The RNA shown here (SAM riboswitch aptamer (S box leader)) has 111 nucleotides and comes from a Chitinophagaceae bacterium. Lineage of the source: Bacteria > Pseudomonadati > Chitinophagia > Chitinophagales > Chitinophagaceae. Of the family's consensus pairs, 97% are formed in the model. Model confidence (mean pLDDT): 84 of 100.
[in-house]
RNA sequence: AACUUAUCAAGAAAGGCAGAGGGUAUGGCCCUGUGAAGCCUUGGCAACCUAUUUUCCCGGCAGGGACAAUAAGGUGCCAAUUCCAUCCGUGUAACCACGGAAAGAUAAGUC
Numbered sequence: 001a002a003c004u005u006a007u008c009a010a011g012a013a014a015g016g017c018a019g020a021g022g023g024u025a026u027g028g029c030c031c032u033g034u035g036a037a038g039c040c041u042u043g044g045c046a047a048c049c050u051a052u053u054u055u056c057c058c059g060g061c062a063g064g065g066a067c068a069a070u071a072a073g074g075u076g077c078c079a080a081u082u083c084c085a086u087c088c089g090u091g092u093a094a095c096c097a098c099g100g101a102a103a104g105a106u107a108a109g110u111c
Base pairs, nucleotide, nucleotide: 002110003109004108005107006106007105008104013042014041015040016039017038021031022030023029025086026085027084028083043078044077045076048074049073050071051070052069053068055066056065057064058063082103087100088099089098090097091096
């Protein structure tokens, strides 16, 4: 890098360095010198993996599985629903509303 599966309406920021961008591609709309990206420190959120435990199920054993609770070791995250739309569909006179894709992000796994 590619592929598979799951999730994406909740949640959580201060300081230092730096100095103009950032929010996915496009459009919109936002954030930003009252300081963007990036880096560092500290703090926090969450619970995917992980660990422990109760209950239950499968199994002859070894062991495996399901729900839940707790913890926080590996990641991740801490403006706006993934900021909204885009492509398809349903409803609508229209505005618009809703559903599903695509793309993206994260986790776990595979090659």